[in-house]
Context: one part of a larger RNA
RNA sequence: CUGGGCUUAAAGGGUGCGUAGGCGGUGCUACAAGUCGGGUGUGAAAUCCCUCAGCUUAACUGAGGAACUGCGCCCGAAACUGUAGUGCUGGAGUGAGGCAGGGGUGAGCGGAACUGAUGGUGGAGCGGUGAAAUGUGUUGAUAUCAUCAGGAACACCGGUGGCGAAGGCGGCUCACUGGGCCUUCACUGACGCUGAGGCACGAAAGCUAGGGGAGCAAACGGGAUUAGAUACCCCGGUAGUCCUAGCUGUAAACGAUGAGCACUUGAUCGGAGACUCCUCCAUAGGUUUCCGGUCGUAGCGAAAGUGUUAAGUGCUCCGCCUGGGGAGUAUGGUCGCAAGGCUGAAACUC
Numbered sequence: 001c002u003g004g005g006c007u008u009a010a011a012g013g014g015u016g017c018g019u020a021g022g023c024g025g026u027g028c029u030a031c032a033a034g035u036c037g038g039g040u041g042u043g044a045a046a047u048c049c050c051u052c053a054g055c056u057u058a059a060c061u062g063a064g065g066a067a068c069u070g071c072g073c074c075c076g077a078a079a080c081u082g083u084a085g086u087g088c089u090g091g092a093g094u095g096a097g098g099c100a101g102g103g104g105u106g107a108g109c110g111g112a113a114c115u116g117a118u119g120g121u122g123g124a125g126c127g128g129u130g131a132a133a134u135g136u137g138u139u140g141a142u143a144u145c146a147u148c149a150g151g152a153a154c155a156c157c158g159g160u161g162g163c164g165a166a167g168g169c170g171g172c173u174c175a176c177u178g179g180g181c182c183u184u185c186a187c188u189g190a191c192g193c194u195g196a197g198g199c200a201c202g203a204a205a206g207c208u209a210g211g212g213g214a215g216c217a218a219a220c221g222g223g224a225u226u227a228g229a230u231a232c233c234c235c236g237g238u239a240g241u242c243c244u245a246g247c248u249g250u251a252a253a254c255g256a257u258g259a260g261c262a263c264u265u266g267a268u269c270g271g272a273g274a275c276u277c278c279u280c281c282a283u284a285g286g287u288u289u290c291c292g293g294u295c296g297u298a299g300c301g302a303a304a305g306u307g308u309u310a311a312g313u314g315c316u317c318c319g320c321c322u323g324g325g326g327a328g329u330a331u332g333g334u335c336g337c338a339a340g341g342c343u344g345a346a347a348c349u350c
Stems, first nucleotide, its partner, number of pairs: 004321003007304002012318001014201004021194003025088007033081002035077008049065006091191001092188004096183004103177007110154001114150008125136002162169002206247006215241002220236004258317006266295011299306002323350003332343004
């Protein structure tokens, strides 16, 4: 140097966009940098290797040869890589016509429930639990009816259903807006894949400022339980949960499975289309593209399992792992208002 791995044993970056870099479809022509062949110069001596020789042998020494796998120059080859030129359409993209969708942002509207307020009816309990008590109620509660106010969440539909890169997204309407899929020709002509740094997005909790505050509810108070009960249960209850503008940048950010491309028996279900057959129409059927599941062939796998959505067979690029603890700690750096994040050891010990 090569050789091993990353679902669950250590190990896939939370996700995307993208810079450098790496890798890259197909025809022809040219060049000859890489590549290959030949020649030539050099590659000091010694050492190493081979053959002889000299010390009684050996070590050692002497002589000759080979080697020094390298580099320079010259000549040549042109398949592959590269470079330049010119094409191609299968990769990629654009246009046209359609389709589905909780994709995103903003604004408006709605009903149920809940809590509170006011008024009516009514008159002793209510509430809560395993059982109770704290709590609440004759200053009229609970229950019930009417009116008003407020905030938050959107039952049923709802579905191994849909959309999104991920986080995530669910009442209705409107405006603006991103992406995907199908069909078909037309167009561009490799414009591609990946992506160190970088940039952007990124649940919940948390932070800053200003609003808002119905319900719920860390902390906290009380009642129980208990040997105790800083808990589980009950009665209250503040941050917070909500909105706006910023920050934070982490999660079992999970499919614990990076992205792209190609290839490799099947069965079946669901979603979005297209085509076709039959038919009065419709349904059902057949073919096909994309998306999402279930079961399984071969294979793979330590097994569980996975199995065209691979963990199968290959290629390209990135990230990561190298015994347990110490430790995601210390230190330095950097980011942050802070909390803390990112990067990240060693001694020692088993």